[in-house]
The prediction has a mean pLDDT of 86.
A computed fold for a 351-nucleotide part of an RNA from uncultured Catonella sp., annotated as small-subunit ribosomal RNA, central domain.
Taxonomically the source falls in Catonella (Bacteria, Clostridia, Lachnospirales, Lachnospiraceae).
Context: one part of a larger RNA
RNA sequence: CUGGGUGUAAAGGGAGCGCAGGCGGUCUUUCAAGUCAGGAGUGGAAGCAAGAGGCUCAACCUCGUGACUGCUCUUGAAACUGUAAGACUUGAGUAUGGGAGAGGCAGGCGGAAUUCCUAGUGUAGCGGUGAAAUGCUUAGAUAUUAGGAAGAACACCGGUGGCGAAGGCGGCUUGCUGGACCAAAACUGACGCUGAGGCUCGAAAGCGUGGGUAGCAAACAGGGAUUAGAUACCCUGGUAGUCCACGCCGUAAACGAUGAAUACUAGGUGCCGGAGUUCAAAAGAACAUCGGUGCCGUCGCAAACGCAAUAAGUAUUCCACCUGGGGAGUACGUUCGCAAGAAUGAAACUC
Numbered sequence: 001c002u003g004g005g006u007g008u009a010a011a012g013g014g015a016g017c018g019c020a021g022g023c024g025g026u027c028u029u030u031c032a033a034g035u036c037a038g039g040a041g042u043g044g045a046a047g048c049a050a051g052a053g054g055c056u057c058a059a060c061c062u063c064g065u066g067a068c069u070g071c072u073c074u075u076g077a078a079a080c081u082g083u084a085a086g087a088c089u090u091g092a093g094u095a096u097g098g099g100a101g102a103g104g105c106a107g108g109c110g111g112a113a114u115u116c117c118u119a120g121u122g123u124a125g126c127g128g129u130g131a132a133a134u135g136c137u138u139a140g141a142u143a144u145u146a147g148g149a150a151g152a153a154c155a156c157c158g159g160u161g162g163c164g165a166a167g168g169c170g171g172c173u174u175g176c177u178g179g180a181c182c183a184a185a186a187c188u189g190a191c192g193c194u195g196a197g198g199c200u201c202g203a204a205a206g207c208g209u210g211g212g213u214a215g216c217a218a219a220c221a222g223g224g225a226u227u228a229g230a231u232a233c234c235c236u237g238g239u240a241g242u243c244c245a246c247g248c249c250g251u252a253a254a255c256g257a258u259g260a261a262u263a264c265u266a267g268g269u270g271c272c273g274g275a276g277u278u279c280a281a282a283a284g285a286a287c288a289u290c291g292g293u294g295c296c297g298u299c300g301c302a303a304a305c306g307c308a309a310u311a312a313g314u315a316u317u318c319c320a321c322c323u324g325g326g327g328a329g330u331a332c333g334u335u336c337g338c339a340a341g342a343a344u345g346a347a348a349c350u351c
Stems, first nucleotide, its partner, number of pairs: 004322003007305002012319001014201004021194003025088005031082001033081002035077008048066002051063004091191001092188003096183003103177007110154001114150008125136002162169002206248006215242002220237002223235002259318006267296008276287004300307002324351003333344004
């Protein structure tokens, strides 16, 4: 490189947008670049293939053929790809009318709980555990009542429910704002798919500056236990952090361990969001349908497990990635970063 692969054996980029590139719906015509056919020229010699001949054979040598799969010129063909022109509506999009949603950003408000403060009642314990002790408490704790303060999170509803590209999103409300879906079919007329680089987003932890700090809680405690020991698990405390603003970081079992798009391929049964027809006074029922989300299952696939219209089936297009284990996601170099480190990413050696 080819071939074969990428749910679990090595292997899908964390996710999106998108330049280049690759690929691209239906019909008519044009040209003839690709393509196909004929002809001409060229394709050095040696070598190569098959045949014949010469050295006694062979190696070796000689001869004429073939081949040299290519290139150029020329004459044609026009189905396919392409080019140019025109047309179309199924792909894609726009407009109209709707309902659903923890989609995003900013502001305001709320109650429960917790801790703290003040005051009242009240008296000897509280707390904690397997059992205890450290700890708190007669300077009046715990408990309880009233008042106040603060920060963080939003019980029930809540659901293999919903929304979002992914990360993720949950009290109520206001403003701004993105997307999807359905109906009907008015408009545009292939405007599409994918996407190396690139750009943007990206949990938690971590970093910088400033604030905030109720609860929880790495580190820490020559604090308490446990234990042979206990630098732990359990307990009592407790600082970063967790929260907010702005700026970095750019990684995760970033998982469905399953890239995106399109088409096709038995069924059955739930849930969510629409809208239709029929029946019905209504509640509703039946039938058919579009989008999403689960479970089971035929064909097929699969090493098996299993997947099975939300495919891991049958096909097509484009991207990414894999090629024995260790060494190693290391070293070196480079880029990025304040740092932590991230990205790219070997070899020797060894089995």